[in-house]
RNA sequence: GGGUAGGCUAGGCCGGGAAGAUAGCCCUUUCCUGCAACUGCAAACGGGCUUCACGGCAGGGCUGAAGCCUGGGAAGCGAUGCUUGCAAAGUGCAGCAGUCCUGGCGCGGACUGUGAGGCUCUGUCCUUCAGGGCUGGUGGCUUAGGGAACCAGGUCAGGAUGGGAACAUAGCAGCCUUAACCUUUGUUGUCGGCGCUUGAGGGGUAGCGGAGCCGAGGAAGCGCUGGGGCAAACUGCUGCAUUAUGCAGGCAGCCAUUUCUGGGCAUGCCUACCC
Numbered sequence: 001g002g003g004u005a006g007g008c009u010a011g012g013c014c015g016g017g018a019a020g021a022u023a024g025c026c027c028u029u030u031c032c033u034g035c036a037a038c039u040g041c042a043a044a045c046g047g048g049c050u051u052c053a054c055g056g057c058a059g060g061g062c063u064g065a066a067g068c069c070u071g072g073g074a075a076g077c078g079a080u081g082c083u084u085g086c087a088a089a090g091u092g093c094a095g096c097a098g099u100c101c102u103g104g105c106g107c108g109g110a111c112u113g114u115g116a117g118g119c120u121c122u123g124u125c126c127u128u129c130a131g132g133g134c135u136g137g138u139g140g141c142u143u144a145g146g147g148a149a150c151c152a153g154g155u156c157a158g159g160a161u162g163g164g165a166a167c168a169u170a171g172c173a174g175c176c177u178u179a180a181c182c183u184u185u186g187u188u189g190u191c192g193g194c195g196c197u198u199g200a201g202g203g204g205u206a207g208c209g210g211a212g213c214c215g216a217g218g219a220a221g222c223g224c225u226g227g228g229g230c231a232a233a234c235u236g237c238u239g240c241a242u243u244a245u246g247c248a249g250g251c252a253g254c255c256a257u258u259u260c261u262g263g264g265c266a267u268g269c270c271u272a273c274c275c
Base pairs, nucleotide, nucleotide: 001275002274003273004272005271006270007269008268011063012062013061014060015033016032017031018030019029023050024049025048026047027046038059039058040057041056067265068264069263070262071261072260073259074258075257078254080252081251082250083249084248085247086246087245089243090242091241092240093239094238095237096236097235098234099233100228101227102226103225104224105223106222107221111217117214118213119212120211121210122209123208124207125203126202127201128200129199130198131197132196133194134193135192136191137190138189139188140187141186144183145182146181152177153176154175155174160169161168162167
């Protein structure tokens, strides 16, 4: 002087970064990142420091001459900002289309010679005129029936009154007739009504029906398309703008973490053994 083993002390570690603040550094604050990431206390009117500034006070654990500080470079998770694209939404604006009217083409084929569709006439409907029928109210006449205790008529048994008698008179019931009135029949006048009907004229005809003629198509629905209308609303599509979100990419500064390289400080003490 070197090595091995043991002990000791100083030291080191027990997160880092950005923003803010500061003359500047650390901390408390906010944010990012990250973790196996010690504990308590105080700290923006702040706590502690001065380029050896990467905290202070107190305690604990690990390690221990190991390391610590620092310049430069690279990689890089990630959040942030800007930007691009995409996605699916919201809002606004614009355009087009649909919803309305109408034409064409195609598909379709309910129905259809037991007649599609069309044409003509006509009924059903409305109205005018002339009738009928039915029916209601009312007036007259009329038919039949009923209809008066007495106060209607006739006849009036019995009975009554007068009379010597014949007979006369009044007269109840009954019977006959009848007034008012009631019911009924018919008729007529008049005013109405009608799920009725005849004739004539006019109108209307979407629906349903009838007659005649012609005789094979054809409704709905769907698709494409032409023209017109509407722009109020709704719906769809497209474009633009905008808002927030998600995904992907780019750029910018920042960065935990990892890594390369240079510099500075430190690398001590004791014991045993070996060379």

A computed fold for a 275-nucleotide RNA from a Candidatus Woesearchaeota archaeon, annotated as Archaeal signal recognition particle RNA. The RNAcentral record of the sequence draws on ENA. It is recorded under the gene name ffs. Taxonomically the source falls in Candidatus Woesearchaeota (Archaea, Nanobdellati). It matches the Rfam family "Archaeal signal recognition particle RNA". On this family, see Batey et al., Science 2000: "Crystal structure of the ribonucleoprotein core of the signal recognition particle". Rfam classes the family as a non-coding RNA gene. Clan: SRP clan. Model confidence (mean pLDDT): 76 of 100.